[in-house]
RNA sequence: GACCUCGUGGUCUAGUCUGGAUAUGAUAACAGCCUUCUAAGCUGUGGAUCGUGGGUUCGAAUCCCACCGAGGUCG
Repeated sequence: GACCUCGUGGUCUAGUCUGGAUAUGAUAACAGCCUUCUAAGCUGUGGAUCGUGGGUUCGAAUCCCACCGAGGUCG
């Protein structure tokens, strides 16, 4: 330098191929219940405008372009 894969709550992750309207689940955090207390268990709450910017569209996490970052292959 070329190409490939990936980037979504604090952490991990589904959804992307086939655009459709409140972005899924787990875990952690916090609160409540339970318990003599803790842990475990049960219930609830908050938290991501989907790497950044732009474009297409009535509508974009999803399609297109550029860039940034991580990993890999080739030279």
The RNA shown here (transfer RNA) has 75 nucleotides and comes from a Candidatus Woesearchaeota archaeon. Rfam family: tRNA. Rfam describes the family as follows. Transfer RNA (tRNA) molecules are approximately 80 nucleotides in length. Their secondary structure includes four short double-helical elements and three loops (D, anti-codon, and T loops). Further hydrogen bonds mediate the characteristic L-shaped molecular structure. tRNAs have two regions of fundamental functional importance: the anti-codon, which is responsible for specific mRNA codon recognition, and the 3' end, to which the tRNAs corresponding amino acid is attached (by aminoacyl-tRNA synthetases). tRNAs cope with the degeneracy of the genetic code in two manners: having more than one tRNA (with a specific anti-codon) for a particular amino acid; and 'wobble' base-pairing, i.e. permitting non-standard base-pairing at the 3rd anti-codon position. The sequence was found in a public genome assembly.